[in-house]
Predicted 3D model of a 73-nucleotide RNA (transfer RNA) from a Patescibacteria group bacterium. The same sequence occurs in records of 2 taxa. Taxonomically the source falls in Bacteria candidate phyla (Bacteria). It matches the Rfam family "tRNA". It is annotated as a transfer RNA.
RNA sequence: GCGGGAGUAGCUCAAUUGGUAGAGCGUCUGCUUCCCAAGCAGAAGGCAGCGAGAUCAUAGCUCGUCUCCCGCU
Numbered sequence: 001g002c003g004g005g006a007g008u009a010g011c012u013c014a015a016u017u018g019g020u021a022g023a024g025c026g027u028c029u030g031c032u033u034c035c036c037a038a039g040c041a042g043a044a045g046g047c048a049g050c051g052a053g054a055u056c057a058u059a060g061c062u063c064g065u066c067u068c069c070c071g072c073u
Stems, first nucleotide, its partner, number of pairs: 001072007010025004019056001027043005049065005
């Protein structure tokens, strides 16, 4: 330098390929218990790496750019 992949909640990852963003773990609150743990119920927390474009509408399409990983030279 070229090609490919990834970037979504604190962490690990989904979203059937456009239609108001979810799960597990974790955190907080409550119930239970003499207490802890476990269990049960609930809550908070992200507008999607960044910017632009197409569209009535995008996490998903297009372009640019940044970071990380793999391969080639």